[in-house]
RNA sequence: GCGGGUGUAGUUUAGUGGUAAAACGUCCGCUUGCCAAGUGGAAGAGCGUGGGUUCGAGUCCCAUCACCCGCU
Numbered sequence: 001g002c003g004g005g006u007g008u009a010g011u012u013u014a015g016u017g018g019u020a021a022a023a024c025g026u027c028c029g030c031u032u033g034c035c036a037a038g039u040g041g042a043a044g045a046g047c048g049u050g051g052g053u054u055c056g057a058g059u060c061c062c063a064u065c066a067c068c069c070g071c072u
Stems, first nucleotide, its partner, number of pairs: 001071007010024004018055001026042005048064005
């Protein structure tokens, strides 16, 4: 330099164009002599970044950034 893959909550993942979901974690209760476990509830991401297409984009297109793999 060229090609490919990945990027979504604190973490690990889901989401095949129509209001972003779950688990773990966190916080508040209940339970316990205390902790853990169990149980009820709550908060937390607008999707790496910037554009484009569309009535509508996490999803399609272009560029770009980070990481990983391959080729030279």
Predicted 3D model of a 72-nucleotide RNA (transfer RNA) from a Candidatus Curtissbacteria bacterium. It matches the Rfam family "tRNA". Rfam classes the family as a transfer RNA. The organism belongs to Candidatus Curtissiibacteriota, within Bacteria. The sequence was found in a public genome assembly. Model confidence (mean pLDDT): 82 of 100.